[in-house]
Predicted 3D model of a 330-nucleotide part of an RNA (large-subunit ribosomal RNA, domain IV) from a soil metagenome. The prediction has a mean pLDDT of 84. The full RNA is in RNAcentral, with records from MGnify.
Context: one part of a larger RNA
RNA sequence: UCUAGUUUUGGGAAAUCGGCAAUUUGGCCCCGUGCCUUCGGUAUAAGGGGUCCCUGAGGUUGUAUACGUAUGUGUGCAAUCACAGGGUGCAAUGACUCGGAGGGUCCGACUGUUUAACAAAAACUUAAUUGAGCGCUAAGCCGCAAGGCCUUGUAUGCUCGAUGACACCUGCCCAGUGCCAGUACUUUAAACUUCCUUUCAAGGGAGCUAAGAGCUGGUAAACGGCGGGGGUAACUAUAACUCUCUUAAGGUAGCGAAAUACCUUGUCGUUUUAAUGACGACUCGCAUGAGUGGUGUAACGAGAUCCUCACUGUCCUAAACUAGAUUCCU
Repeated sequence: UCUAGUUUUGGGAAAUCGGCAAUUUGGCCCCGUGCCUUCGGUAUAAGGGGUCCCUGAGGUUGUAUACGUAUGUGUGCAAUCACAGGGUGCAAUGACUCGGAGGGUCCGACUGUUUAACAAAAACUUAAUUGAGCGCUAAGCCGCAAGGCCUUGUAUGCUCGAUGACACCUGCCCAGUGCCAGUACUUUAAACUUCCUUUCAAGGGAGCUAAGAGCUGGUAAACGGCGGGGGUAACUAUAACUCUCUUAAGGUAGCGAAAUACCUUGUCGUUUUAAUGACGACUCGCAUGAGUGGUGUAACGAGAUCCUCACUGUCCUAAACUAGAUUCCU
């Protein structure tokens, strides 16, 4: 010096990206328990008290025995419950075992699953909601086939997709790209029919014609999309109002410097002595937005972030000790 530990006056996160690490708390019994809430929870919420030994007088239960019987009473033993008095130690869940607590916000409803060996999560799944296909010799899937799965099931079913508990909701657009349906008509391959060319072959023309395409509709919880400029109110500012270009339609309800905001450490308030933090507001949002779901939400989380209390060698500022390693000397 390193590794693993032990202890530390006073201060108590000032250390640090960050309380990382280490302390604190801890079992059981009794009291007590707020906000919120889907009334189930939250909850061991929080916060208090007790815990060992001896003795005493009791309660309950079992058992033995006496009172001639007995629901009863007395006595003995055993188990157990609560109380009172006293005693010892610094300390009585004395070791081991053994939750630190509370509050705000984000995300995901929850239990569950995952990158065996750098990621456990906000990712996946999920119940639930919703769309599509399919009437069984079904749709879907495996196989060249025979055959098989779904299924010895049958639409309250199976298959394929999307969202993801619950509550309140889910606006406008079918022009584009898909998908579905229709189609008098148009286009259109080979084959076939027929004609031409020089006998055959090759070649050429016409006719007929499937799907597809054209055409006509539908469909957004299909893929997706959801504007610009000018003017205007009796302070100023702003614009309910108005003019104009333009689209398939011009972003509705909500939410909003957000896990999304460039400018940006936006502005205001609360928190701090001091905050690019956190929270609450504002908001024309560079580039939010409604099942690519929107906004809330009790409970839950080895999730992300901020604060408070307690606690501490994280730090002020180091010190001492134990065991081992290393180095040096012998």